Annotation:
Small-subunit ribosomal RNA, central domain from an uncultured bacterium, 352 nucleotides, folded computationally. Model confidence (mean pLDDT): 81 of 100.
[in-house]
Context: one part of a larger RNA
RNA sequence: CUGGGUGUAAAGGGAGUGUAGGUGGUUUGGCAAGCCCAGAAGUGAAAACCCGGGGCUCAACCCUGUGGAUUGCUUUUGGAACUGUUGAACUAGAGUGCAGGAGGGGUAAGAGGAAUUCCCAGUGUAGCGGUGAAAUGCGUAGAUAUUGGGAAGAACACCAGAGGCGAAGGCGUCUUACUGGACUGUAACUGACACUGAGGCUCGAAAGCGUGGGGAGCAAACAAAGAUUAGAUACCCUGGUAGUCCACGCUGUAAACGAUGAAUACUAGUUGUUGGAGGGCAUAGCCCUUCGGUGACGCAGCAAACGCACUAAGUAUUCCACCUGGGGAGUACGUUCGCAAGAAUGAAACUC
Numbered sequence: 001c002u003g004g005g006u007g008u009a010a011a012g013g014g015a016g017u018g019u020a021g022g023u024g025g026u027u028u029g030g031c032a033a034g035c036c037c038a039g040a041a042g043u044g045a046a047a048a049c050c051c052g053g054g055g056c057u058c059a060a061c062c063c064u065g066u067g068g069a070u071u072g073c074u075u076u077u078g079g080a081a082c083u084g085u086u087g088a089a090c091u092a093g094a095g096u097g098c099a100g101g102a103g104g105g106g107u108a109a110g111a112g113g114a115a116u117u118c119c120c121a122g123u124g125u126a127g128c129g130g131u132g133a134a135a136u137g138c139g140u141a142g143a144u145a146u147u148g149g150g151a152a153g154a155a156c157a158c159c160a161g162a163g164g165c166g167a168a169g170g171c172g173u174c175u176u177a178c179u180g181g182a183c184u185g186u187a188a189c190u191g192a193c194a195c196u197g198a199g200g201c202u203c204g205a206a207a208g209c210g211u212g213g214g215g216a217g218c219a220a221a222c223a224a225a226g227a228u229u230a231g232a233u234a235c236c237c238u239g240g241u242a243g244u245c246c247a248c249g250c251u252g253u254a255a256a257c258g259a260u261g262a263a264u265a266c267u268a269g270u271u272g273u274u275g276g277a278g279g280g281c282a283u284a285g286c287c288c289u290u291c292g293g294u295g296a297c298g299c300a301g302c303a304a305a306c307g308c309a310c311u312a313a314g315u316a317u318u319c320c321a322c323c324u325g326g327g328g329a330g331u332a333c334g335u336u337c338g339c340a341a342g343a344a345u346g347a348a349a350c351u352c
Stems, first nucleotide, its partner, number of pairs: 003324004007306002012320001014203004021196003025090007033083002036079008049068002051065005093193001094190003097186004105179007112156001116152008127138002164171002208250006217244002222239001224238001226236001261319006269297013301308002325352003334345004
């Protein structure tokens, strides 16, 4: 390189958008670049090969020929199924529009109650707290408990569900405004406008970093303090700072997981759930049909097995990414990015 693969053995990029590129719906006309078919011309050195003739007594072998073959290439003529290209047309892909209802994402502003801690005041007195048991700690300067008032920050119990939405990360109190997407119905419009997508660009949990705020609770660090223990640099307990929160930047990684790339088509059934649409019964529910999502089983098929099974890991097609024994090693070096931490790219010697 080819091949074979990528749920769990090595291997799907964290996700989207989209450039180049690759691939591409139905009908029809032209062209003939590719491909294929038919014809013609040129060429395909000689030897070797095949055939015919001849010569060594035969044969191999050798000599010889207007012979064949050399399955090829070039030029040219014609054809046009497929690809391509060009013209015309179409509506099943894709998109726009109209109508509808439901759920929800992001940003901004405002509001709410429960809890926690703190402060003030009242009642009240000796404990509270904590644990396996304790102690450190708090408390007669009046704690804990309880009642009333106030302040602060953070998170939103029940509803809550195999639930919903989002490309992924992720998103749960309520209201308003703005805004993205999906769904159903209709079939008015455009007429292949599509799929994928190397680079690029954008988004991207937590932790971390910079500047400025904020700081109730929780809580890395603290050889803090108390226990435990042979020791205890831990688990447990009492404290407690970064951080967690907000704004603006940076970082760009995760078991970023469905460990399963995206798109399209096809391929038994059963049962739940969720958002619509249509119809029936004539009732405030049930049944039927259908579209979109999300679960549990299960046949064929696949699979090393586990299992997957119309939400495929089945049957096919297109495009991208990635793998090629273990360790060394996601290391070294170089480069790019970053304030740094580090990230991305990414070997070899050696060894089994």